[in-house]
Molecule: SAM riboswitch aptamer (S box leader)
Organism: Anaerolineaceae bacterium UBA4081
RNA sequence: CUUCUAUCCAGAGAGGCGGAGGGAUCGGCCCGAUGAAGCCUCGGCAACCUGAUUUGCGCAAGCAAACCAAGGUGCCAAUUCCGACAGAAAGCAGACAUCUGGAAGAUAGGAG
Numbered sequence: 001c002u003u004c005u006a007u008c009c010a011g012a013g014a015g016g017c018g019g020a021g022g023g024a025u026c027g028g029c030c031c032g033a034u035g036a037a038g039c040c041u042c043g044g045c046a047a048c049c050u051g052a053u054u055u056g057c058g059c060a061a062g063c064a065a066a067c068c069a070a071g072g073u074g075c076c077a078a079u080u081c082c083g084a085c086a087g088a089a090a091g092c093a094g095a096c097a098u099c100u101g102g103a104a105g106a107u108a109g110g111a112g
Base pairs, nucleotide, nucleotide: 001112002111003110004109005108006107007106008105013042014041015040016039017038021031022030023029025084026083027082028081043076044075045074048072049071050070051068053066054065055064056063057062080104085101086100087099088098
């Protein structure tokens, strides 16, 4: 990088360095000199994978459920901030708003 599967309306920030951008893209709307990105330290959230424990099933290998948070990641403004494409209902029609699906993206695990 490609592909498959699962999840994405919950949750969780302080300090130091830094010095103007950031929220993937585009549009909107926000955040930012009362300090953006990035880096470091400490803290926290969550429970995808590994691991520990308990229970059940099984001759066993193991499987399932619960739980812990030790290890590998991830995350800690706003629903993935909202929309983008298609459809539904209403409407002469369009737009807005609502609902459904998709696309794109992010993260984890597997495969190449």